[in-house]
Context: one part of a larger RNA
Molecule: large-subunit ribosomal RNA, domain II
Organism: Pseudomonadota bacterium
């Protein structure tokens, strides 16, 4: 894991409500009982009693009134004003109540009992420990000693002594670990005369026993055994709940909870009866609210620079006193700058409320009862708080989706873009998005750009990349560039240095000859020298420099298992801007037919026609229906001339299913109209059998 039987909202209640049928009705109804009869039944009789008709009071009690009170002109429940003003009983249905209460599930707790063949400990009786070593007190002899202690050599054989088998344990390791084995195999290893080990009978029992004590053991079961009973403990959890079609269709919010995955009641949803307008909804107009964006500094704060000028520092003249000065500080106050969720002279847009106004829709509104479910929501883009202007983060607010939503693009991809699937079609337009192949439609047209394989990831920052605008400079009196020549003198300015000569530094940075040449752009030397620029002629012969700024590109660029724009591929594109015109695409719209619901009008009241109505759906609610068993009643109904069953094939029916037939079966079965249920399986690690 398939198959096949079995499996889960049931049943009682002289318990409620709510609907719907059906009786009678200001009344309705028996109940236990009793009688009679065709006697598992059924029919009469039976107000005892229960609701109802009157209420008010805690009660006697009074009563269309009553209660509070000493009393009410008060108050509170009633009546009537008015009707929506009718109850009863009984059978179905919704749901609710108590009962195991829709099914399986605990871990537990209590009760009677059963257990110590295992193990724990104790008790009675018995059994086991090769061999080796070690060598205690005792004794005995020497020797010593006044005696003794004491040395010595010998014997002796103690001992939770030593090695080490059986025996018993289990200290490390390697197998095993769906084992050979619900604890074992191999090496190794502890005790092995002791608090050893061991064999038989025997004892102590569940809050007990035992226990060199691990909460260890008490029959592979132990922080309280097993085994039956209470028992269907309880389970705010968890899983599962069985045919079909049709109509509607949500929530993941609020308040409150020893409450936060659980409940209540409101909100959303469905049904049923009502109300019918000045009913709700949208849009527009009229009319009102507001303090946000955004600005602005009038206020409250915060802030930079001048300007002025109180107060303070510091410096000076100063024994004090006073005074002056100041590139310090600094209120107020003046100019010019700039800031703020808890600031505001100001102030939008959307938005919200009202509206006997227009339009559109036509009951969607709103009342009253019957049934729910929901209380874990999530992204997306927009406003904001937390957080780092971090999360596929966290909390609010309004909108979308997704939850409950297929289908078309997005390569794949709940959520983004398009678009809401009643069905059928080998018909049309079209949306996003596409049109060289893969792939359905342009290798379309016009004008530019990219050169980067850049389209095809990403900043700060760098770049004579290219295309375009615009400002300014030089230039046929010859410009830029490249080459030929010069590139000096005073002078090795001064200081400074051990030396400083353009070229370590400080300072000056003049004059002169000229066509031009800095008291010197860079190299370079210990210093000099030496190369070189700036600047000049001169050969050439036409443009060339600087700076804003604007498309597209360059480089900043590093990840982990070959590559990659989904791929092949592509460059005056099959990139990119910017226009055109076609076309392709979806369950959208259309076109044809078809089904159903809903409304409208018609009428043979069960049909007909119309709709510029509708038909996606998870919890959920509402409605028609299909099938299994059995019952009643009717067909005085099918069957050996072949029931049910099984298994094919045809047909009808949105569907569950249903009819006709063939061929097996071989004895039972239907069909209508009711009625009653052990009435439908794919899931529960479901149960039991089979593969």
């Nucleotide at each position: 894991g398939c198959c096949u039987a079995c499996g889960a909202g049931u049943u009682g209640c002289u318990c409620g409500u709510a609907c719907g049928a059906u009786g009678c009705a200001a009344g309705g109804a028996u109940a236990a009982g009793u009688u009679u009869c065709u006697c598992a039944g059924a029919a009469a009789c039976g107000a005892a009693u229960c609701c109802g008709u009157a209420g008010c009071g805690a009660a006697a009690g009074c009563a269309a009134g009553u209660c509070c009170u000493a009393a009410a002109u008060g108050g509170g429940c009633g009546a009537a004003c008015u009707a929506u003003a009718a109850g009863u009983a009984u059978c179905g249905u919704g749901c609710g109540g108590c009962a195991g209460a829709c099914g399986c599930g605990a871990a537990c707790c209590c009760g009677u009992g059963u257990g110590a063949u295992c193990u724990a400990c104790c008790c009675u009786u018995g059994g086991u420990c090769a061999g080796g070593g070690u060598g205690a007190a005792g004794u005995g002899g020497g020797g010593g000693u006044a005696a003794a202690a004491c040395c010595u050599c010998a014997u002796g054989g103690a001992g939770g002594c030593c090695c080490g088998a059986a025996c018993u344990g289990a200290u490390g390791u390697g197998g095993g670990u769906u084992g050979a084995a619900a604890a074992c195999c191999g090496c190794u290893c502890g005790g092995a005369u002791g608090a050893a080990c061991u064999g038989a009978g025997g004892g102590u029992a569940g809050g007990a026993g035992c226990g060199a004590a691990a909460g260890a053991c008490c029959a592979a079961u132990c922080a309280a055994a097993c085994u039956c009973g209470g028992a269907g403990a309880u389970a705010g959890c968890u899983c599962g709940u069985a045919c079909u079609c049709c109509c509607c269709g949500a929530a993941a919010u609020a308040g409150c909870u020893c409450u936060a995955g659980g409940g209540c009641u409101a909100g959303c949803c469905u049904c049923a009866u009502g109300u019918u307008a000045u009913a709700g909804u949208a849009u527009u107009g009229c009319g009102c609210a507001g303090g946000u964006a955004g600005a602005g500094c009038a206020c409250u704060g915060a802030u930079u620079g001048g300007g002025c000028u109180a107060g303070g520092g510091c410096u000076g003249u100063c024994a004090c006193a006073a005074c002056a000065g100041u590139a310090c500080u600094a209120a107020a106050c003046c100019c010019a700058g700039a800031c703020a969720a808890a600031c505001u002279c100001c102030g939008a847009a959307u938005u919200g409320c009202g509206u006997u106004a227009a339009u559109a829709u036509g009951u969607u509104u709103c009342a009253u009862g019957g049934g729910a479910g929901u209380c874990a929501g999530g992204c997306g883009a927009c406003g904001a708080g937390g957080g780092a202007u971090a999360a596929g983060c966290u909390u609010c607010g309004a909108c979308g989706c997704c939850a409950a939503a297929a289908g078309g693009a997005g390569a794949a991809c709940a959520a983004u873009c398009c678009a809401g699937a009643c069905c059928a079609c080998c018909a049309g337009c079209u949306a996003a998005g596409g049109u060289c192949c893969c792939c359905a439609a342009a290798u379309u047209g016009a004008a530019g750009u990219u050169a980067a394989c850049a389209g095809a990831g990403a900043a700060a920052g760098g770049a004579u990349g290219u295309u375009g605008a615009g400002c300014u400079g030089c230039u046929u009196a010859g410009a830029c560039a490249a080459c030929u020549a010069g590139g000096a003198u005073g002078u090795u300015u001064g200081c400074u240095u051990a030396g400083a000569a353009g070229c370590a530094g400080c300072a000056a940075u003049c004059a002169u000859u000229u066509a031009a040449a800095g008291a010197g752009u860079g190299c370079g030397u210990a210093a000099u020298a030496g190369c070189u620029c700036a600047c000049u002629a001169g050969u050439c012969a036409a443009g060339c420099g600087g700076c804003u700024u604007a498309g597209c590109g360059c480089c900043g660029a590093c990840a982990a298992u070959u590559c990659u724009c989904g791929g092949g591929a592509c460059u005056a594109a099959a990139a990119c801007u910017u226009c055109a015109u076609a076309c392709c695409g979806a369950a959208g719209c259309u076109g044809u037919g078809g089904a159903c619901a809903u409304c409208g009008c018609a009428u043979u009241u069960a049909u007909g026609c119309g709709a510029u109505u509708g038909u996606g759906g998870u919890a959920g609610g509402g409605g028609a229906g299909c099938a299994u068993u059995c019952c009643a009643u009717g067909c005085u109904g099918c069957a050996u001339c072949g029931a049910a069953g099984g298994u094919g094939a045809c047909a009808g029916g949105c569907g569950a299913c249903u009819g006709u037939u063939g061929c097996u079966g071989g004895a039972g079965c239907g069909c209508a109209u009711g009625g009653a249920a052990a009435c439908g399986c794919a899931g529960a690690u479901g149960u039991a059998g089979g593969c």